Notes: A computed fold for a 92-nucleotide RNA, annotated as Glycine riboswitch aptamer. Rfam family: Glycine riboswitch aptamer. Rfam's curators write: This family represents the bacterial glycine riboswitch. The family has 44 seed sequences and 9,425 matches in Rfam 15.1. It was read from a public genome assembly, where an Rfam model found it.
[in-house]
RNA sequence: CGGAACAACUCUGGAGAGACCGGUUAGAUCCGGCGCCGAAGGGGCACGAAGCGCGAGCUUCCAAACUCUCAGGCAAAAGGACAGAGGGGCGC
Numbered sequence: 001c002g003g004a005a006c007a008a009c010u011c012u013g014g015a016g017a018g019a020c021c022g023g024u025u026a027g028a029u030c031c032g033g034c035g036c037c038g039a040a041g042g043g044g045c046a047c048g049a050a051g052c053g054c055g056a057g058c059u060u061c062c063a064a065a066c067u068c069u070c071a072g073g074c075a076a077a078a079g080g081a082c083a084g085a086g087g088g089g090c091g092c
Stems, first nucleotide, its partner, number of pairs: 001091002006088001009086005018034001020033004035074003041070001042068003048061005
């Protein structure tokens, strides 16, 4: 100086949904009840591919911000997919 891809780490931005009710506690914990959210993680699905079958079709693999809500979450803080910058790495 260059640019296709890019781990850790650092900085910045970063949504949703009861500071719910009863009991208890020093308490945000714990027990019970009702309601809700999707953007840690996890599960499911299309197209497509491969295989099997004369055939209808069947089996396997496979994505997401879609879907489920197991986990997690529902004041602040923390966490937070993702994005930007740095950084590291590569070539000359």